[in-house]
């Protein structure tokens, strides 16, 4: 710095990524090399080799080689001789405490730094001074004799030293004695002289090594102290050698280090104790730095060396390759016994995800011994294995476009990319591989040979020594030849397409991808990062200011204790003056190499290396400064206190009194009811209630009341007394910093609940009835106990909230109140609105949440969980304190826009009311579910499917279904051939289609072309699937009045604003106001129709006047008035008047007018919703079928039929029904057509065939109306369904399955529950008429006219809808979100009778080795001796200490346990709705 909560937003907040590393491991690839690394895991176990010896110039010696001599002598053995070179055992000396490995332990003076030692050792090296005299007795070896498998061991003999032991001698050495001087911080050092005492020595060589006291130095140890150095407090007390002292002992040294006796001390909240982890440090990764996190390789300390203990030698150890004991294990045995320790270097098992050669060699550095050659050195220096890491080089380099050609891929088939890639021309030749050359690392020791000297040595030349090494490095040949992966490509995050799959398979770091067009899976072409690597995974820092010292939070997102009072602690008013402790500066010291960082150097570069420097931010010490803090002093008043006056409250405690209503009690009056609810009922009431009077009790204070008032909170209310406490104000006095804040610790602390005793009227958990209710363990109702109330105790909690710790000072302005003062003023509470400033925003704003200061508390994603366990309080409820695993990417604030409520306000709409006529019942018709079916082809599904596509299924239609059949096809385009082909005519066949027979085109630039048929293979065809891939059409909210921008203003932002408001309006219509001014789509309007008149025009319409004619008619001359008909116009605009209104918009009333406030009706449909409807009109992407999912035909079927349900039609009757008469219409349509007179038939219709391409004919008679008759309330003269019978018409063809007609037949139905629909006027209602599809087939649909209502107060409620506002946990927007039990499955986790391990206290038992003390046993070389011993000494005994064992008892701590508690997690289980809106009873603690 991204990404992820949201429709968006901002802010908390947590997850995730991108960096860098790493002693890594896996996964797939791999050509060289240079320097680095290489058991992180079982301190597991450990076969074999080596890792420590050396010194004959310390010994006695001679077992084994070689050399020389000698003997024997068959010249080749063989023996001999320590003579020599040497040496196996052995003595002695030095080393063996280095050096290598490990990291188990250890929270520690173990590391780190600094200091101290006047408390102290130090072999070997250096330098000084002095000395190395005189004896002795032994022992190993070795002979010899035994035990014994074997380690090994026993006796005797004998025998050497630089081994051992006695004396001399000695001091600047120990001690002892008394003293003088000096010096330190203290204890005490130092120095000088005296006197006494004690204490040493070793030789070897042949001239240099040792040996011995003494005194420095040096290196190298010991001890001590100050600081610094993990995690828990769910570990708060801990200690008897423990704290000091005194005296003894040990120790190289100081010290309870040990003993003994004295005293009661030490340590701890600034964290002892305990319990878990863990070597420390230079350093190392990371970080802008502060940090965080680490401790591999290199360096320093420290520990350890199968587990424990323990000594001993030594200068040095309590000692990896040494002793002794004790366990464990392993291995040898003759079973009697003995033997070992790779955490050395290789190596092996094991464990593990994982880490290497049983190589060389001392040549170089460098150790141990040695006088020295020299030996030995698994240190060391090479090599070997591993891309483990870092740092190089290489796999070629330039030209090359026809952007070659194949092949992969992709395509809108045109091309596009692989791609300068590739061929092809030219170069080079690292690297690889051959072959020859070759370095430095080596100067020493020594040996010669010169010189030079202080005679010890130096110095110059020469010779002499290389594991690596077939080395680096060179040069030559050779030929581009020998050498490229790996991940990734949705977004973060560079890099995209086809193709397989189809919520499958799979991916994933986080958000997520996948459910038929996946840039996410899997594959392939491209592409993009890196490169001998490339990913993944594991850990650490970073980003993360997400523990915030740098560098943060706490109204409402996590988070201010519930209030105060106070301890330790923090932190504090003015002035002086002293110190000099923090602080600040200079100086020294130290801060180990190495590393980092900067210059040079050099390995060809770098990587690694050298070599300076700087750094090492640090600690000591020492010098000065002295403003702040801090210490000591000494004063000051403004902090804070006191005192005096007053004034104020529902401040506490305890006492006494007072009325009103209720209840109840008792008396009285009375009489049938009373409570109670949305209704009602339980209940109370004739045993007298409710109601009403009068007395008594019993508890709680109406009205004043308030946005008051007091108190630290909790919380305090009738009136009064007392007693206590707080607070304001004013005046001056006193004190003088006496303050502040508080971890702990204490007191107070609402209700509810607990103990004990009262008391109990009202109210009222539990409980009981009674109702609601699908239930109703509720809400409503009637009743009810514990409580509620007092007294003393517990308890300690609340949404104990202003969700706002306390305390100080500072900061604009208004306005109200309370107390004081009362004249404004001030001062001290309570409020409210506000400016700056703050805040994520809401908001806060002198009562801060502003600006500052001090302290004290709390927070660190969500859930699990305020739970578990544990521990303290509590009588108990329970409170306090306070976690984990597990699971999730969010959860959570504030706002914003929307949606939506059984919110709230405003308004509209046949919404609902008031009417009308219907539906739902009856029969038919039609369309849908269902059902049946071979097949009932397919869509449409609430309003917006269901007389809907379909403006018309008998064949065709048509897509179904059964069956015959065709296979480049019925249709289209290309190419090859042939010339027909249709058409009649016969035949088979259900027909598709087949045979046979006739027949033989046309155009033409003569190339051909049209048509037809055969052939070929591209291809045709799909009513097959996806309306959820798609266009284009349509429907809906809705003709509902909204939806939007642009500029400009507010907001961090989503957004606001405009578009709200205050009026009108059918309307965001229109005025006014107005941080908004415009402006678009919409609304009107413009269009079309219809209502009036006017112009013009006058046939096919018209016909007033005039004129012929007819029974009658515009028939016909004529007309041009009228009606019409069609074209253009006029008109209507709230224009006018009055009234209301804000002087507006507007309404409201009127004139006027053919029409009046859009005149009526069409067209016409704003951004948008509904993944709405349509792949089957059409058109279209992908996917499918390709002798069939295409095509042809015949027959069927879409027309079934116990049901259901939508639309319709007809009724049901007399406002009717039947006959009979009579009138008045408008719009359609008519050449495949409409037909007209006239004739025939009851009638559908037949014949006829005038007229008419139509204001000419024609369909066509409108019908209801009206005038007469008759039917009389009936299943009828209603009312028609079924059916019978005979017909007509269409048509190839009415069987399935058509319409109509006659004649007959006469079903149900007598007005239709629940529910439900349409309509505000020329509408409903009624009545006929026409046209569209159409061979025929309308009750459908869509026009047309003709008669002609009724009602509206209204806006309460229903249903839908507009604005405003509110509230939301909703945004797939309430058909929404969402809780809890129960069931299932899976996970962790508590509790459990117990049950097995670790680990430790305590109290006991036992007591190896050792060491130290004692000894009566026993043994005894030096040394004394009176020879008897003796001194010492060694072995045994003992005693104390004290490892492992063992015993009981606690504590702690893991791992398991039947059973069992809650938790969490799972697309589609159960029951109910608790919450979010008034969530349907406000919710909440």
């Nucleotide at each position: 710095g991204a990404g992820u909560u949201u429709g968006a937003u901002c802010a908390u907040g947590g997850c995730u990524c991108a960096g860098g590393a790493u002693g890594a491991a896996c996964g797939c690839u791999a050509g060289c090399g240079g320097c680095a690394g290489g058991c992180u895991u079982a301190a597991c176990a450990c076969a074999u080799g080596c890792a420590a010896g050396u010194c004959g110039a310390a010994c006695g010696g001679u077992a084994a080689c070689a050399u020389u001599g000698g003997u024997g002598c068959u010249u080749g053995c063989a023996c001999c001789a320590g003579a020599u070179g040497a040496c196996g055992a052995g003595u002695g000396g030095c080393g063996a405490a280095c050096g290598g490995g490990u990291g188990c332990g250890u929270a520690a003076c173990g590391c780190g730094u600094a200091u101290a030692c006047a408390a102290c050792c130090u072999a070997c090296c250096u330098c000084u001074u002095a000395u190395u005299a005189a004896g002795g007795a032994a022992u190993a070896g070795c002979u010899c004799a035994g035990a014994g498998a074997a380690a090994u061991u026993u006796g005797a003999a004998u025998u050497a030293a630089u081994a051992c032991c006695u004396u001399a001698u000695a001091a600047u050495a120990u001690c002892a004695u008394a003293a003088a001087g000096u010096c330190g911080c203290a204890u005490g050092g130092c120095u000088u002289a005296a006197u006494g005492a004690u204490u040493a020595a070793a030789g070897a060589a042949c001239u240099u090594c040792g040996a011995u006291a003494a005194g420095a130095g040096a290196u190298g140890g010991g001890u001590a102290u100050g600081c610094g150095u993990g995690a828990u407090a769910u570990u708060a007390g801990c200690u008897a050698g423990u704290u000091g002292g005194u005296a003894a002992g040990g120790u190289a040294a100081c010290g309870g280090c040990u003993u003994a006796c004295c005293a009661a001390g030490g340590c701890a909240a600034c964290g002892a104790u305990a319990u878990c982890u863990a070597g420390g440090g230079g350093g190392u990764c990371u970080g802008a730095g502060a940090g965080g996190a680490u401790g591999a390789u290199c360096c320093c300390c420290c520990a350890c060396a199968c587990u424990g203990g323990u000594a001993c030698u030594g200068a040095g150890a309590c000692a990896c390759g040494g002793a002794c004991c004790a366990g464990a294990c392993u291995c040898c045995u003759a079973c009697g016994g003995g033997a070992g320790g790779c955490a050395g270097c290789a190596g092996u098992g094991a464990g593990g995800a994982a880490u290497a050669u049983u190589g060389g060699a001392c040549a170089a550095u460098g150790g141990a011994c040695g006088a020295a050659a020299g030996u030995c050195u698994g240190a060391u220096c090479c090599a070997g294995c591993c891309a483990u890491g870092c740092c190089g080089c290489g796999u070629g380099a330039a030209g090359g476009a026809u952007g070659a050609a194949u092949g992969c891929c992709c395509u809108a088939u045109g091309g596009g990319u692989u791609g300068u890639a590739a061929a092809c021309u030219u170069c080079u030749u690292u690297u690889a591989u051959a072959u020859a050359g070759g370095a430095a690392g080596a100067a020493a020791c020594c040996u010669c040979u010169g010189g030079a000297u202080u005679u010890a040595u130096c110095c110059a030349g020469a010779g002499c020594u290389g594991a690596c090494a077939u080395u680096a490095c060179u040069a030559u040949a050779c030929g581009a030849a020998u050498a490229a992966g790996c991940a990734u490509c949705g977004g973060c995050u560079a890099a995209c397409u086809c193709c397989g799959u189809g919520c499958c398979a799979g991916c994933a770091g986080c958000c997520g991808c996948g459910g038929u067009a996946a840039u996410a899976c899997g594959g392939a072409g491209g592409a993009u990062g890196c490169a001998a690597g490339c990913g993944u995974u594991a850990u650490c820092c970073g980003g993360a200011u997400u523990u915030a010292u740098u560098g943060g939070g706490u109204u409402u997102a996590a988070a201010g204790g519930g209030u105060c009072c106070g301890u330790a602690g923090g932190c504090g008013g003015a002035a002086u003056u002293u110190u000099a402790a923090g602080u600040c500066a200079g100086u020294g010291g130290u801060g180990a190499a190495a590393g980092c960082c900067u210059g040079c150097a050099g390995c060809u570069c770098a990587a690694u290396u050298g070599u300076a420097g700087a750094a090492c931010u640090g600690c000591c010490a020492u010098u000065g400064a002295u403003a702040c803090u801090g210490a000591a002093a000494u004063u000051c008043u403004u902090a804070a206190a006191u005192a005096u006056a007053u004034a104020u409250g529902a401040a506490g405690u305890g006492g006494g009194c007072g009325g009103a209503a209720u209840g109840c009690g008792u008396c009285a009056u009375g009489u049938a009811g009373c409570g109670g609810u949305g209704a009602a009922a339980u209940g109370c009431a004739c045993a007298g209630a409710u109601a009403u009077g009068a007395c008594g009790c019993a508890g709680a204070c109406a009205c004043c009341a308030a946005u008051u008032g007091c108190g630290a909170a909790g919380g305090c209310a009738g009136c009064u007394c007392a007693c206590u406490a707080a607070u304001g104000u004013a005046u001056u006095a006193u004190u003088g910093a006496c303050g502040c804040u508080g971890a702990g610790g204490g007191a107070c602390g609402a209700a509810a609940g607990c103990a004990u005793g009262g008391g109990g009227a009202g109210c009222g958990a539990a409980c009981a009835g009674g109702a609601u209710u699908a239930g109703a363990u509720a809400c409503c109702c009637u009743g009810g106990u514990a409580g509620u109330c007092c007294a003393u105790g517990c308890c300690g909690u609340a949404a104990a909230c202003g969700a706002u710790g306390a305390u100080u000072a500072c900061u604009c302005g208004g306005u109200a109140u309370u107390a004081g003062u009362c004249u404004g003023a001030c001062u001290a509470g309570u409020g409210c609105c506000u400016a700056a400033g703050c805040g994520a925003a809401a908001g806060u704003g002198a009562u801060a949440a502003g600006u500052a200061a001090u302290c004290c508390a709390c927070c660190u994603g969500g859930g699990g969980a305020g739970u578990a366990c544990g521990c303290u309080c509590g009588c108990a409820a329970g409170a306090g304190u306070g976690a984990a695993a597990c699971u999730c990417a969010a959860a959570g604030g504030a706002a914003u826009u929307g949606a939506c409520g059984g919110g709230g306000g405003c308004c509209c709409g046949c919404a609902c009311a008031a009417g009308c006529g219907g539906u739902g019942g009856a029969g038919c018709a039609u369309g849908u579910g269902g059902u049946u079916u071979a097949a009932u082809u397919c869509g449409a599904a609430g309003c917006a499917a269901c007389g809907c596509g379909c403006a018309g299924a008998a064949c065709c239609u048509u897509a179904c279904c059964a069956a015959c059949c065709c296979u480049u096809g019925a249709c289209a385009u290309c190419c090859u051939g042939u010339g027909a082909c249709a058409g009649c005519u016969c035949g088979a066949g259900a027909g598709a289609u087949c045979g046979a027979g006739u027949g033989u085109u046309c155009c033409u630039u003569c190339g051909g072309g049209a048509c037809a048929c055969a052939g070929u293979g591209a291809c045709a065809g799909g009513u097959g699937c996806u309306g959820c891939a798609u266009g284009g059409c349509u429907g809906u909210c809705g003709u509902c009045a909204g939806c939007u921008c642009g500029u400009g203003u507010c907001g961090u932002g989503a957004g606001a604003u405009g578009u709200u408001g205050g009026g009108u309006u059918a309307a965001g219509u229109c005025c006014c106001g107005u941080a908004a001014c415009g402006a678009g789509c919409g609304c009107a309007a413009c269009c079309c129709u219809u209502g009036u008149c006017c112009u013009u025009a006058g046939u096919u319409g018209c016909c007033a006047g005039c004129a012929c004619g007819u029974a009658a008619c515009g028939g016909u001359g004529g007309g041009a008035a009228c009606u019409c008909u069609a074209a253009g116009g006029a008109g209507a605009c709230u224009g006018c008047c009055g009234g209301u209104g804000a002087c507006a918009a507007a309404c409201c009333g009127g004139a006027g007018g053919a029409a009046g406030g859009u005149g009526g009706g069409g067209a016409c449909g704003a951004c948008g919703u509904c993944a709405a409807g349509u792949c089957a009109u059409c058109a279209u992407g992908g996917c499918c079928c390709u002798u069939a999912c295409g095509g042809c035909c015949u027959g069927g079927g879409c027309u079934a039929c116990a049901c259901a349900c939508g639309u319709g039609c007809u009724a049901c009757a007399a406002u009717g029904g039947c006959a009979a008469g009579u009138a008045c219409a408008g719009a359609c349509g008519g050449c495949u057509g409409c037909a007209a007179a006239c004739c025939c038939g009851c009638g559908a219709g037949g014949g006829g065939g005038a007229g008419c391409c139509a204001a000419u004919c024609c369909g066509a008679g409108a019908a209801a109306a009206c005038u007469u008759g008759u039917c009389g309330u009936a299943g009828u003269c209603c009312g028609g369904a079924u059916c019978g019978a005979a017909g007509u018409c269409u048509g190839c063809a009415a069987c399935u399955c058509g319409a109509c007609u006659u004649c007959g037949u006469g079903a149900a139905g007598u007005c239709g529950g629940a529910a439900u629909c349409g309509c505000u006027a020329g509408u409903a209602a009624u009545c006929g008429c026409g046209a569209a599809u159409c061979a025929g087939a309308a009750u459908g649909u869509c026009g047309c006219g003709g008669u002609g209502a009724a009602u509206a107060c209204g806006u309460u409620c229903c249903c839908g809808g507009g604005c405003c506002u509110u509230g939301u946990a909703c945004a797939c927007a309430c058909c929404g979100c969402c809780c809890g039990u129960c069931a299932c499955a899976c996970c962790g986790u508590g509790g459990g009778a117990g049950u097995g391990g670790g680990u430790u206290g305590c109290u006991c038992c036992a007591g190896a080795a050792g060491u130290a003390a004692u000894u009566a046993g026993u043994c005894u070389a030096a040394c004394c001796u009176u020879c008897g011993g003796g001194a010492g000494g060694g072995c045994g005994a003992u005693u104390a200490c004290c490892a492992c064992g063992g015993a009981g008892u606690g504590a702690u701590u893991c791992a398991u346990g039947a059973c069992u508690g809650g938790g969490g997690u799972g697309a589609a289980g159960u029951c109910g709705u608790a919450a979010c809106a008034a969530g349907g009873u406000a919710a909440c603690c």